[in-house]
This is a predicted structure of a 72-nucleotide RNA (transfer RNA) from a bacterium. Its mean pLDDT, the model's own confidence on a scale to 100, is 83. It matches the Rfam family "tRNA". The family's RNA type in Rfam is transfer RNA. Rfam's curators write: Transfer RNA (tRNA) molecules are approximately 80 nucleotides in length.
RNA sequence: GGGCAAUUAGCUCAGUGGUAGAGCGCGUCUCUGAUAAAGACGAGGUCAAUGGUUCGAUCCCAUUAUUGCCCA
Numbered sequence: 001g002g003g004c005a006a007u008u009a010g011c012u013c014a015g016u017g018g019u020a021g022a023g024c025g026c027g028u029c030u031c032u033g034a035u036a037a038a039g040a041c042g043a044g045g046u047c048a049a050u051g052g053u054u055c056g057a058u059c060c061c062a063u064u065a066u067u068g069c070c071c072a
Base pairs, nucleotide, nucleotide: 001071002070003069004068005067006066007065010024011023012022013021018055026042027041028040029039030038048064049063050062051061052060
């Protein structure tokens, strides 16, 4: 220098155009002599950034950034 892939909650990941979810973690409560486990409820997201397409974008397109892999 060229090519490919990934980027979504604190962590690991779903989500193929119609107002974003799970597991673990965190908080409160129930249960217990107390803890753990279990159960109930809850908080936590400008979906990496900018622009575009669209009535509507996490999703499609372009560019940028970061990370990883391959080629030279």